RNA sequence: UCUCUGGAGAGAUCCGCCUGCGCCCUUUGGGCCGCGGCGGACGCCGAAGGGGCAAGGGUCUUCUGGCGGCACGCCUGCGCGGCGCGGCCGGCGGGCCCGGAACUCUCAGGCAAAAGGACAGAGG
Numbered sequence: 001u002c003u004c005u006g007g008a009g010a011g012a013u014c015c016g017c018c019u020g021c022g023c024c025c026u027u028u029g030g031g032c033c034g035c036g037g038c039g040g041a042c043g044c045c046g047a048a049g050g051g052g053c054a055a056g057g058g059u060c061u062u063c064u065g066g067c068g069g070c071a072c073g074c075c076u077g078c079g080c081g082g083c084g085c086g087g088c089c090g091g092c093g094g095g096c097c098c099g100g101a102a103c104u105c106u107c108a109g110g111c112a113a114a115a116g117g118a119c120a121g122a123g124g
Base pairs, nucleotide, nucleotide: 001124002123003122004121005120006119011042013041014040015039016038017037018036020035021034022033023031024030025029043111044110045109049107050105051104052103056098057097058096059095060094061093063091064090065089066088067087069085070084073083074082075081
């Protein structure tokens, strides 16, 4: 990735228009009666697709601890003791990025049957 099989949930909700197909009638017209199509209203579902997130990881950083180093710059009680500069390794936290689902959202999709359907089994 292909084939076959299985595969849940939620209104056959309500309102309006259309004669497309059928049906009925008092038949060159009429009737939304059934199916279908379109539009609207409220209520729902989650398993096409899509969005969000944990631990953890990457990176930067405030504070803090440790270990060297530089310079002999400042202080000094004269001890490389303190301050300063710079590097590395840690700790608590913060910013940004990566980061799963059957969790979650309900955009899309769906709410009789049909179709679809995450996922699973068998085979190629």